[in-house]
Predicted 3D model of a 72-nucleotide RNA (transfer RNA) from a bacterium.
Its Rfam family is "tRNA". Rfam describes the family as follows. Transfer RNA (tRNA) molecules are approximately 80 nucleotides in length.
Its mean pLDDT, the model's own confidence on a scale to 100, is 86.
């Protein structure tokens, strides 16, 4: 240099054209004498970047950035 693969919440991932979610961390209330375990709420995403397509794009289609793999 050249195939493929991933990127979404503090982490770990799911979701593949219309409501952005799971665990587990974090707040805060019940629970206990207190700590833990258990329950309840709650906050917290520019869905790597930038373009195309579509009445709509995290999602499909291009190019760039980063990480892993493979050939060379």
């Nucleotide at each position: 240099g050249g195939g493929g693969g991933c990127g979404u919440a503090g982490u770990u991932c799911a979701g593949g054209g219309g409501g952005a979610g799971a665990a587990u961390g974090c707040u805060u209330c019940c629970u206990u004498g207190g700590c833990g375990u258990g329950g309840a709420a709650g906050a917290g995403g520019u869905c790597g970047u930038g373009g195309g397509u579509u009445c709509a794009a995290u999602u499909c289609c291009c190019a760039c950035c980063g990480c892993c793999u493979c050939c060379a």